[in-house]
c-di-GMP-I riboswitch aptamer from a Planctomycetaceae bacterium, 84 nucleotides, folded computationally. It was read from a public genome assembly, where an Rfam model found it. Its Rfam family is "c-di-GMP-I riboswitch aptamer". From the family's description: GEMM was predicted in a large-scale screen for bacterial structured RNA regulatory elements. The model forms 94% of the base pairs in the Rfam consensus.
RNA sequence: CCUCGACAAAGGCAAACCAGUCGCAAGGCUGGGGCGCAAAGCCUAGGACCUCUGCUUACGGGCGGUGGUAGCCAGGUUACCGAA
Repeated sequence: CCUCGACAAAGGCAAACCAGUCGCAAGGCUGGGGCGCAAAGCCUAGGACCUCUGCUUACGGGCGGUGGUAGCCAGGUUACCGAA
C1' cells in the first nucleotide's frame, strides 16, 4: 500500500415513533429519539418500489405522464482506525 473488518480505540451517522413545518399524496426539512450502519460520506434515478393523475381493462391489472425513495439493489467517487 492492497484486501479485509476485531466483544479494539477515538469519533461519526440516525430507523420506527413523537412534536413542529412544507406537500393532494408518496415524501421532504427541523428538533427530540435510537433500530441499526464500516462508507447509513458524497454523486447518479439504470433496475425495483411508492405517489398523484390520464387512458384502458377480462376488474387481476396494463400503459403514458408527474413527483418521490440513495437506510432496496446496482454503478461512480473520496475517506478515519489497524487486531487477525
The source organism's lineage runs through Bacteria, Planctomycetota, Planctomycetia, Planctomycetales and Planctomycetaceae.